[in-house]
RNAcentral holds the sequence, with entries from ENA.
The RNA shown here (transfer RNA) has 74 nucleotides and comes from Candidatus Falkowbacteria bacterium CG1_02_37_21.
Rfam family: tRNA.
The source organism's lineage runs through Bacteria, Bacteria candidate phyla and Candidatus Falkowiibacteriota.

Formats: sequence, structure tokens, C1' cells
RNA sequence: GGGCCCUUAGCUCAGUUGGUUAGAGCGCCGGCUUUGCAAGCCGGAGGCCAAGAGUUCGAAUCUCUUAGGGUCCA
Repeated sequence: GGGCCCUUAGCUCAGUUGGUUAGAGCGCCGGCUUUGCAAGCCGGAGGCCAAGAGUUCGAAUCUCUUAGGGUCCA
């Protein structure tokens, strides 16, 4: 330098080839329970989907550029 793949909550990941409101597990906070802790049960907060632009009535999803990471080739 070139090819391919990835980037969604604090962490690990879903999101069905564009359609109403973006989710799960763990973690965090509060409550119940306990002498207390853990476990269990109930509830809650937390994301403008890596950044920018484009297409579209409508984009996490399609296109382009940029950044970061992984892998292969040179």
C1' cells in the first nucleotide's frame, strides 16, 4: 500500500436483506426478604446505534468518505 470483516448501554452481544416505540444477559441503583451478606423476587436509571455526508416518505439496517480494531496478501 491492497483485499475482507467488525464498531449498538459500563462489559459481552442480538436486532429476522429499510417500517411505527432499539432489546437481552451480566453489572449499577432502589425496594421486599435476612441479625447481616449472598442468592431469590419486584421495579428503575443508563444508548441521539464510531464520526460526517448522501439516497428515501422513512436508515442501527443501503451508498460514499473518515477514524479505530481484527485478519490475510505484498